[in-house]
Context: one part of a larger RNA
Molecule: small-subunit ribosomal RNA, 3' major domain
Organism: metagenome
RNA sequence: UGACGGGGACCCGCACAAGCGGUGGAACAUGUGGUUUAAUUCGAUGCUACGCGAAAAACCUCACCAAGGCUUGACAUGCUCGUCGUAUCUCUAUGAAAGUAGAGAGUCAGCUCGGCUGGACGAUGCACAGGUGCUGCAUGGCUGUCGUCAGCUCGUGUCGUGAGAUGUUGGGUUAAGUCCCGCAACGAGCGCAACCAUUGCCUCAUGUUGCUAACCUAUUGGAUCUUUGAUCCGGUGGGCGCACUCUUGAGGGACUGCCUGGGAUAACCAGGAGGAAGGUGGAGAUGACGUCAAGUCAGUACGGCCCUUAUGCCUUGGGCUACACACGUGUUACAAUGCCAGAUACAAAGGGUUGCCAACCCGCGAGGGGGAGCUAAUCUCAAAAAGUCUGGCUCAGUUCGGAUUGGAGUCUGCAAUUCGACUCCAUGAAGCUGGAAUCGCUAGUAAUGGAAGAUCAGCUUGCUUCCGUGAAUACGUUCCCGGGUCUUGUACA
Repeated sequence: UGACGGGGACCCGCACAAGCGGUGGAACAUGUGGUUUAAUUCGAUGCUACGCGAAAAACCUCACCAAGGCUUGACAUGCUCGUCGUAUCUCUAUGAAAGUAGAGAGUCAGCUCGGCUGGACGAUGCACAGGUGCUGCAUGGCUGUCGUCAGCUCGUGUCGUGAGAUGUUGGGUUAAGUCCCGCAACGAGCGCAACCAUUGCCUCAUGUUGCUAACCUAUUGGAUCUUUGAUCCGGUGGGCGCACUCUUGAGGGACUGCCUGGGAUAACCAGGAGGAAGGUGGAGAUGACGUCAAGUCAGUACGGCCCUUAUGCCUUGGGCUACACACGUGUUACAAUGCCAGAUACAAAGGGUUGCCAACCCGCGAGGGGGAGCUAAUCUCAAAAAGUCUGGCUCAGUUCGGAUUGGAGUCUGCAAUUCGACUCCAUGAAGCUGGAAUCGCUAGUAAUGGAAGAUCAGCUUGCUUCCGUGAAUACGUUCCCGGGUCUUGUACA
C1' cells in the first nucleotide's frame, strides 16, 4: 500500500421489511445431469451453465454411428503431358444411392493464316488442397460478471531515507469524485452528467394512399304536417375542403427560471405557483481502470501440434427425439372474480411478389376451389382477446381439467415409420391451491388479455417487440445479501 475481520462509523440497492403474484405438489413442453446405446455429435457447469450457442435436428443442417464408395481429391493456384471441334446432353448395365463400367448424340472464337493465340476439358505425377481434429492455459476479436457501481489515474509541486503519501482526506450536499466551502497543493485525463435517437405538450409547414366539421349532391330508413309535396332526425356513396385526427420535417418548451421557508449570505433541501410535463419528466443506446489464466480454436481469423488411400471427400440409412430416475426454466390447470353458448364493442406495432391473399362457393372442421386487389397510409394477413349484454351450469373430480389412447382426415415436403403441425369423432388420466425452502416486481409497474415479427417448405407453451385492462404496499434500516467512503486490528501478500 492492499486484502481480510462473526471490528467501528456513515451511506446506497426489490437487500430486508410492507405488499401482490409465482416456483417447490399434478400433467405436459423444453434444457441439463445420469443411465442406456452402434451412435445417443460438440460446447456451456455457483451467483455469471441448465426454453444457453440453436432467430427452427424428418433429408439437408451434421460435426456422431453402421454400411457402400473416392484418393491431386467436393473447392483454389501453379508446373508437366494430352485431347480439341471443346463444352454440353442422352442412354445402357450394375447399385440403396454415391460410384463403377460402357454406348451414343453434339459439334469453336479470333487471326498478321504460323496448329499461332484464346478458351475449355481430361489424365499422370508433383507442389499442395482439405480437417466442426487438439490446445480459449499460446492468441486476436467478441461476450458475460462485479456494475450504470462511482470510482480509476496522471503531470508539476510539497512531505517521507524508502515503499509511498498528498491531490482523491475534512464540513455540508447529491443519483453521482455531483456541486459548494475549507485545505500544500495547483491543474488535467478516463468515467458521472450533457451531447444522440424515442415518448409525453404546443406552433408552423405538409395534404395522398390519410382525414371529413361545415357546404353541395345522389340514395335510403323514420317522424310530423295543409300527404301534389314540404320540414326535421339518422345511415351510406360521390364532390368541394385540409378545420380536426394523422403522416414527417422544422422550431418552441423545463432552466431550481419564479415565490416562501430552511441552510454558512454557498452548494443544496422542503413546500408552492404557473404548466402538457418539475426538479435526471418516462424509457433506451451508452459499461472507466480492472477482476474471474471467466466463456468462445464449433461463427470467422490466427501460432504451435496432429491426420494425409484418412481425423479429408461423397452417398444411403440410422442417431442428436432413447428412459428405472434427479434438477432447472416454462405452459395448462385444480374452477363460480369461473366454464359453456349466442349477440356486440374498442388497439398498437409489424409482415407480404418464390409473397399476402379479398368477395363468392364446397367442407362440421383443419382445409379445398376461386380469382379481385396489392412491390402496399391505397390491397391483404386481420378475427383483436380479455370487456359488455342475454341465457345455461349450482359446488360435483362436475358442462372444472385436459393428459393419454383408438379411429378418420387436412397441409407442407422427393419423403412425415423411427420423427412434423393441425382438424373431426370417441376416450376422458393426474390434479380440489402444493413440505422444507425459494423467485420476481415500487406504476402505466406487478398481475392479467390478446396481436405481430425474426428463423422458416412445414413446425413454438421459447425468444423479441406491440397494444388492452390495471392494482397493493414501502413504518423504517435492527437483521440477511451485495456494494461504496473513512477509520481500526492483523503472526496474510